[in-house]
RNA sequence: AGGGACGUGGCUCAGUGGCAGAGCGCCUGUAUCGGAAGCAGGAGGCCGGGAGUUCGAUUCUCCUCGUUCCUA
Numbered sequence: 001a002g003g004g005a006c007g008u009g010g011c012u013c014a015g016u017g018g019c020a021g022a023g024c025g026c027c028u029g030u031a032u033c034g035g036a037a038g039c040a041g042g043a044g045g046c047c048g049g050g051a052g053u054u055c056g057a058u059u060c061u062c063c064u065c066g067u068u069c070c071u072a
Stems, first nucleotide, its partner, number of pairs: 001071007010024004018055001026042005048064005
């Protein structure tokens, strides 16, 4: 320098045009002598940033930033 993959709650990931979800974690309650586990409920992300296409974009296109791999 060129190319590929990835970027979504605190963490690990799903979702590939039409309501943003799961597990773990966190908070509250229940329970206990007190905890843990269990059970019930709850908070937390507008999807790395910008632009474009579309009635509509996490999803498609372009630019850019970051991580990683390959080639030189």

Background
A computed fold for a 72-nucleotide RNA from a Candidatus Obscuribacterales bacterium, annotated as transfer RNA. The organism belongs to Candidatus Obscuribacterales, within Bacteria. Its Rfam family is "tRNA". It is annotated as a transfer RNA. The RNAcentral record of the sequence draws on ENA.